[in-house]
A computed fold for a 1478-nucleotide RNA from a metagenome, annotated as small-subunit ribosomal RNA. Its Rfam family is "Bacterial small subunit ribosomal RNA".

RNA sequence: AGAGUUUGAUCCUGGCUCAGGAUGAACGCUGGCGGCGUGCCUAACACAUGCAAGUCGAACGAAGACAUACCGACGGAAUCUUUCGGGAGGAAGAUGGUAUGGACUGAGUGGCGGACGGGUGAGUAACGCGUGGGUAACCUGCCCUGUACAGGGGGACAACAGUCAGAAAUGACUGCUAAUACCGCAUAAGCGCACAGUACCGCAUGGUACAGUGCGAAAAACUCCGGUGGUACAGGAUGGGCCCGCGUCUGAUUAGUUAGUUGGCGGGGUAACGGCCCACCAAGACGACGAUCAGUAGCCGGCUUGAGAGAGUGAACGGCCACAUUGGGACUGAGACACGGCCCAAACUCCUACGGGAGGCAGCAGUGGGGAAUAUUGCACAAUGGGGGAAACCCUGAUGCAGCAACGCCGCGUGAGUGAAGAAGUAUUUCGGUAUGUAAAGCUCUAUCAGCAGGGAAGAAAAUGACGGUACCUGACUAAGAAGCCCCGGCUAACUACGUGCCAGCAGCCGCGGUAAUACGUAGGGGGCAAGCGUUAUCCGGAUUUACUGGGUGUAAAGGGAGCGCAGGCGGUGCGGCAAGUCAGAUGUGAAAACCCGGGGCUCAACCCCGGGACUGCAUUUGAAACUGUCGGACUAGAGUGCCGGAGAGGUAAGUGGAAUUCCUAGUGUAGCGGUGAAAUGCGUAGAUAUUAGGAGGAACACCAGUGGCGAAGGCGGCUUACUGGACGGUAACUGACGCUGAGGCUCGAAAGCGUGGGGAGCAAACAGGAUUAGAUACCCUGGUAGUCCACGCCGUAAACGUUGAUAACUCGUUGUUGGCGAUAUACAGUCAGCGACUAAGCGAAAGCAUUAAGUUAUCCACCUGGGAAGUACGACCGCAAGGUUGAAACUCAAAGGAAUUGACGGGGGCCCGCACAAGCGGAGGAGCAUGUGGUUUAAUUCGAUGAUACGCGAGGAACCUUACCAGGGCUUGAAAGUUAGUGACAGGCGGUGAAAGCCGCUCUUCAGCAAUGACACGAAACUAGGUGCUGCAUGGCUGUCGUCAGCUCGUGCCGUGAGGUGUUGGGUUAAGUCCCGCAACGAGCGCAACCCCUAUCAUUAGUUGCCAGCGGAUAAUGCCGGGGACUCUAAUGAAACUGCCCGUGCAAACGGUGAGAAAGGUGGGGAUGACGUCAAGUCAGCACGGCCCUUACGUCCUGGGCUACACACGUGCUACAAUGGCCACUACAAUGGGCAGCUACCGGGUAACCGGAUGCAAAUCUCUAAAAGUGGCCUCAGUUCGGAUUGAGGUCUGCAACUCGACCUCAUGAAGCUGGAUUCGCUAGUAAUCGCAUAUCAGCCUUGAUGCGGUGAAUACGUUCCCGGGCCUUGUACACACCGCCCGUCAAGCCAUGGGAGUUGGGGGUACCUGAAGUCGAUGAGCGAAAGCAGUUGCCUAGGGUAAAACCAAUGACUGGGGCUAAGUCGUAACAAGGUA
Repeated sequence: AGAGUUUGAUCCUGGCUCAGGAUGAACGCUGGCGGCGUGCCUAACACAUGCAAGUCGAACGAAGACAUACCGACGGAAUCUUUCGGGAGGAAGAUGGUAUGGACUGAGUGGCGGACGGGUGAGUAACGCGUGGGUAACCUGCCCUGUACAGGGGGACAACAGUCAGAAAUGACUGCUAAUACCGCAUAAGCGCACAGUACCGCAUGGUACAGUGCGAAAAACUCCGGUGGUACAGGAUGGGCCCGCGUCUGAUUAGUUAGUUGGCGGGGUAACGGCCCACCAAGACGACGAUCAGUAGCCGGCUUGAGAGAGUGAACGGCCACAUUGGGACUGAGACACGGCCCAAACUCCUACGGGAGGCAGCAGUGGGGAAUAUUGCACAAUGGGGGAAACCCUGAUGCAGCAACGCCGCGUGAGUGAAGAAGUAUUUCGGUAUGUAAAGCUCUAUCAGCAGGGAAGAAAAUGACGGUACCUGACUAAGAAGCCCCGGCUAACUACGUGCCAGCAGCCGCGGUAAUACGUAGGGGGCAAGCGUUAUCCGGAUUUACUGGGUGUAAAGGGAGCGCAGGCGGUGCGGCAAGUCAGAUGUGAAAACCCGGGGCUCAACCCCGGGACUGCAUUUGAAACUGUCGGACUAGAGUGCCGGAGAGGUAAGUGGAAUUCCUAGUGUAGCGGUGAAAUGCGUAGAUAUUAGGAGGAACACCAGUGGCGAAGGCGGCUUACUGGACGGUAACUGACGCUGAGGCUCGAAAGCGUGGGGAGCAAACAGGAUUAGAUACCCUGGUAGUCCACGCCGUAAACGUUGAUAACUCGUUGUUGGCGAUAUACAGUCAGCGACUAAGCGAAAGCAUUAAGUUAUCCACCUGGGAAGUACGACCGCAAGGUUGAAACUCAAAGGAAUUGACGGGGGCCCGCACAAGCGGAGGAGCAUGUGGUUUAAUUCGAUGAUACGCGAGGAACCUUACCAGGGCUUGAAAGUUAGUGACAGGCGGUGAAAGCCGCUCUUCAGCAAUGACACGAAACUAGGUGCUGCAUGGCUGUCGUCAGCUCGUGCCGUGAGGUGUUGGGUUAAGUCCCGCAACGAGCGCAACCCCUAUCAUUAGUUGCCAGCGGAUAAUGCCGGGGACUCUAAUGAAACUGCCCGUGCAAACGGUGAGAAAGGUGGGGAUGACGUCAAGUCAGCACGGCCCUUACGUCCUGGGCUACACACGUGCUACAAUGGCCACUACAAUGGGCAGCUACCGGGUAACCGGAUGCAAAUCUCUAAAAGUGGCCUCAGUUCGGAUUGAGGUCUGCAACUCGACCUCAUGAAGCUGGAUUCGCUAGUAAUCGCAUAUCAGCCUUGAUGCGGUGAAUACGUUCCCGGGCCUUGUACACACCGCCCGUCAAGCCAUGGGAGUUGGGGGUACCUGAAGUCGAUGAGCGAAAGCAGUUGCCUAGGGUAAAACCAAUGACUGGGGCUAAGUCGUAACAAGGUA
């Protein structure tokens, strides 16, 4: 950075698609490790369980436990004593009480914190957020600084005890009690409030300082004696509240909204301003610079992408906001209208003894559900931070960590070196090889990761480590444990084989697949990326495809039908001021993170840290003054006014004129008129048409008339008058920027149409009739009503077009014309304003435009953004209606389109040619037969050819063979051919069987050659076989056709952006792109022509088998013989014809000439020769050949049959229909060819076909060989003496064999047919016509065919209008498979989305009325309280609920409307060519 895709190709316009990057992703396949991040985008759905906010005994009372001490009542030990009965002693223990202690415990009073931290994005289009300000309109606990204080009283309430209620939750009553809890009193530096002053200051209200008077309000203690805490005030810091400027999505098919609404005065309320609330007063306020309404949405730093401008986005991290099941409300407090507080209402869930209660994971885990989809009911407070506390410490699902997930980014590994027998395997193959591939194996190494073992941190300032025996280090050990995914037709890197056969499938776009698929599936190979790879979804990019940067509007989408004009936008020249825009400096801010740069830390990187830059912005301030703006004051070149002048279908109204059509009346006059391609309908003997005269009426104005005039456009045309608009020229007196454009708005606006009233001659939708036609609701004809005309009122659209908005300026020229001016002068320089043609620069995709721009600039408006659906639907506005204006979407396609190019085509044009027509001659189409084809039939009727360009074609010869077909019988390395080795009768003959092939038996025999060896045959083995099976649409070769038409191309140059053009066109000429001339072309090639062959004349040479004039000889006769080369002829070489000569025309080429000469005259005649290409033309069955198919058969051998069938249809021929003939007789003259398995003279036989002998000839020698038309006679117009089919009989020949199925001969039979409808074929001179002859194939022949040969031998061509074909030029085209093209609409079928629709259902929002919880506030408060105050009652407001009417949105609905799409449906043929009616 571009690429693919519209076309036969091109350029352009224009859409669609791709390559890139990104993601909180998901899905498919796969999966080794680590680090750092990230992880419910859906149901703000519902939640079990646990945890997430407590702490302080150094505020307080009481209780409990523990310890100590004391007391009381018990208890009674050791010990002492004893009268032995006992007494003393009083311990342990236990119990009750009191006191004390402390790092004890949980509840309560009290304090601080539960307003932070954490979550979510429902709501919100807003001062919510961002940014910058304001607060002289405010608050701020804890913290810091400072100043000043803390005196003295009082009464309660929890806890606790008791009683009572209740299932519980919980509560009621009575009684007791403490405080840093509560309430008065005192004090007041200072503070607050009220009043009124002075000074200074401020943008206003006002603020600050000082001084005065009056009134008002404080405190709490604890203590380890260090301190901690308390009150008031002032200041700071921090955090907030409120206000303002600017910015912040879509829809106008939402245009008006608003009643506390906007403002004021006075109050209330608040920390504070304020309609925040209230009473009263006023009627305002917002809105096209988009109000209101509807939809959507948390905003930002940022993130993604992009060169940037932008576009998209708002996960994680950070800031702000909002919310905490839904809705409402307040309380407490420094702070809340409070996620883990309270009250009420609603829904839901749970408990219940049915009376009543409890709850809120959008905290962390976790569950269900939803979903394509998103994790553990983990560890720890070690670190960081937070709350409480004096502290120890407690709490902390904040946080730090761990777990799960390739979800993302980053890093690493899956080994390294060597190794050619290029192993095996696999794939492919032209079978040689090639690829996989140094890849593997093998050999030599290494150990990152993982695994094992040992050591072992930092993170922690003295102790304290969840992470964690983690990071990291070391050691030993084994190449072991670690590679997939996508793609390979083009875009886009990478190709082969097989399978499949428009099937299965692929596909992002173009598109692949119908038998050789690099596009489907598989394999081999290759390419890409890699622990990932693809797909899907979404965003940006590419897309300059919404264009600010950076697009357009004549024809591609797009200029409003035109004007006037409000708002808005833009605006001439000089001077001066200001400084809003603009420019520059400074200052503040633009949080951090992110981004960029430079460093640093984890082994690197990702990641993290530090510094700098940047944050393009906003605000303040100081300057500058060119430009814009603004103010002042000038100017005249823009604009306008005045004066003079001429031009005009400019407009409106009134009047008026003649021609013509029609009608009426009258006259003349008679049978037609009219109309058409041709007709008919129609009119006319009741007198038309025609003609004459008079009259009526309506409409339109011939000539002049002109790319002439006027008008803004639509538009305007006889003449006159009245009124009136504009432009133009001249002049330069006046004004002094007064201008341009113009969304909305207003006005005008062809035709048709509508309303009312007139009018109505002609014309003429509809309609009727007549024609045409397959039909003809059309084109043509005859009629004919609305309408066309007038007045008034609507409509408001047109291909309203120059398909070109308006205005201003600038940019070579030539020429015509209209209206002015004008020096000279009537010719026209010049100039102004128009209207045209051509052209330069320039522009443009091109064609074209070009001072009347589509050029170069400026301003303003309108409009466009792929095609279709569709200018449709819905809504709104306008309209009497018709309808108009505005104006979508779903769905669908990969195009639609513009200009130009080359062709092809045209019921377009021009020129030209051809037996193309015409002029002629003869045929075909009718008959019979032959032959081919179709069809039908058949066991088979083998196959192919099948418009011209198949059909007497392949086939130049089907009885068997051929033969490919059918039936039947056989064979399987095979019927034939090749190679190798072997054998030498196996062959032949005879016989049997058999339809034959074949099989069986008997017999006989040993090939050629000097030799190497070869021939033949056999059976055996191997390798090959064989196929007329398929594909001519895989092919070669060959062929047909256009067409023997004159064309088809190339090199270089030039032109064009290009396809392409030029040359090759033009003017002449020719049979010809033949030649000449001209020319941005100059040359060349394949074709044409010529060179080749035959033929026509002559010459030379040569004379056998040909010839015989002259000479000689012979014969019954004959070039028969000797001879000869003269002639004919033969066959070789030459000559000759070239528009060369003459005349005329013409520049030339050339043409003309009853020109000359010549055998031949203008390519003499004929042949061979077929350009580039077209028809996927024909042929796989002539041959060759790729691929596929068959292999005891789709091969091969054999017998018989078939290809020869026969209701019929067609083609090509033959013979005829007769007298230009038939029959009989007679008699001349050819040429080409053929001949030994042959042609056969001659003789004989036979009516003949032919047969029997015999001779010549491998041929200028012999032979086929007789030519026929000709001449004479007969026939006399008839189904015949025409015609010969068919049939009968008898023969001949060929052949193994003539039944199916041969030809010929003789006799007999004697059909149709008397010249052929529509239509159609050939031929222009030795041609047609006619006559015979020969040959190939071949045993014979269905041959009347084909190919050749000669004989006789015409007619006609005015000419190119028409038919057909072709060539050149030009034109149109929507065709390019190219008119056998393309293509439109209805109907029928299927599918899809959508509009209407009686309605039905649901939703959100607002309105009105009723009701109204909790609660604040107000009122009351006879009750309670020591007091502060409170209960109770009540008023306003109000969530929710109910009712009602309407609007909006969505879903659905019988039926219905059109639309789109869909290989081969129906009917027509509307469009594209003059598309057949432009």